[in-house]
RNA sequence: GGUGGGGUUCCCGAGCGGUCAAAGGGGCCUGACUGUAAAUCAGGUGCUUAGGCUUCGCAGGUUCGAAUCCUGCCCCCACCA
Numbered sequence: 001g002g003u004g005g006g007g008u009u010c011c012c013g014a015g016c017g018g019u020c021a022a023a024g025g026g027g028c029c030u031g032a033c034u035g036u037a038a039a040u041c042a043g044g045u046g047c048u049u050a051g052g053c054u055u056c057g058c059a060g061g062u063u064c065g066a067a068u069c070c071u072g073c074c075c076c077c078a079c080c081a
Stems, first nucleotide, its partner, number of pairs: 001080007010026003018064001027045006046053002057073005
């Protein structure tokens, strides 16, 4: 340099254009249990009382509507050279 795959919330990881603040697991917080802890169980875990707002590598675009489609970059992995 070429081809292909990938980048999602604290971490891993799933994710048909609408039912997504986004499954599941871990971690963390609170509670129950326990003499204490661990294990187990329940609830919570972007901001917000709600309504709403802002998020899926970065920047644009398409669309009534984008994590999802398109374009250009950045980064990672595999193969080829």

This is a predicted structure of an 81-nucleotide RNA (transfer RNA) from an uncultured Pseudomonadota bacterium.
Its mean pLDDT, the model's own confidence on a scale to 100, is 80.
Its Rfam family is "tRNA". It is annotated as a transfer RNA.